A computed fold for a 73-nucleotide RNA from a Candidatus Aenigmatarchaeota archaeon, annotated as transfer RNA. RNAcentral records the identical sequence in 3 taxa. Taxonomically the source falls in Candidatus Aenigmatarchaeota (Archaea, Nanobdellati).
RNA sequence: GGGGUCAUAAUCUAGCCAGGUAGGAUGGCAGGCUCCAGACCUGCUAACGGGGGUUCAAAUCCCUCUGACCCCA
Numbered sequence: 001g002g003g004g005u006c007a008u009a010a011u012c013u014a015g016c017c018a019g020g021u022a023g024g025a026u027g028g029c030a031g032g033c034u035c036c037a038g039a040c041c042u043g044c045u046a047a048c049g050g051g052g053g054u055u056c057a058a059a060u061c062c063c064u065c066u067g068a069c070c071c072c073a
Base pairs, nucleotide, nucleotide: 001072002071003070004069005068006067007066010026011025012024013023020056027045028044029043030042031041032040049065050064051063052062053061
């Protein structure tokens, strides 16, 4: 220099191909239960790497940038 894969919450992950309510688990907080705690149950908390484009509508499609990893030279 060229090519490919990937980026979703504090952590892990589904959804992306085929556009339409951002879902699950762990964690945290509150409540129930318990003499207390744990376990269990209920509720809450919190996310689409940045920018632009297409569209009525973008996590999803297109372009670009950033970062991680891999391959070629």
About this RNA: Rfam family: tRNA. By type it is a transfer RNA.